[in-house]
RNA sequence: GUGUCCGUAGUUUAAUGGAUAGAAUCGCGGCCUCCGAAGCUGCUGAUAUGGGUUCGAUUCCCAUCGGACACA
Numbered sequence: 001g002u003g004u005c006c007g008u009a010g011u012u013u014a015a016u017g018g019a020u021a022g023a024a025u026c027g028c029g030g031c032c033u034c035c036g037a038a039g040c041u042g043c044u045g046a047u048a049u050g051g052g053u054u055c056g057a058u059u060c061c062c063a064u065c066g067g068a069c070a071c072a
Base pairs, nucleotide, nucleotide: 001071002070003069004068005067006066007065010025011024012023013022018055027043028042029041030040031039048064049063050062051061052060
């Protein structure tokens, strides 16, 4: 340089056109306990960036950025 794939909470991930973006874990609070741990329960927190298509985009298209792999 060319090609393929990927990018969603701090981390691991679900959602393949119809939203309030779901869950686990982490963090914080409450219950329980003499105090902790475990358990139960609640809260916070996310679609890489910019355009386009569409009534509607996490999803489809283009470009850029970042990462992995292959070839050179």
Annotation:
RNAcentral holds the sequence, with entries from MGnify. The RNA shown here (transfer RNA) has 72 nucleotides and comes from a marine sediment metagenome. Rfam family: tRNA. It is annotated as a transfer RNA. The prediction has a mean pLDDT of 80.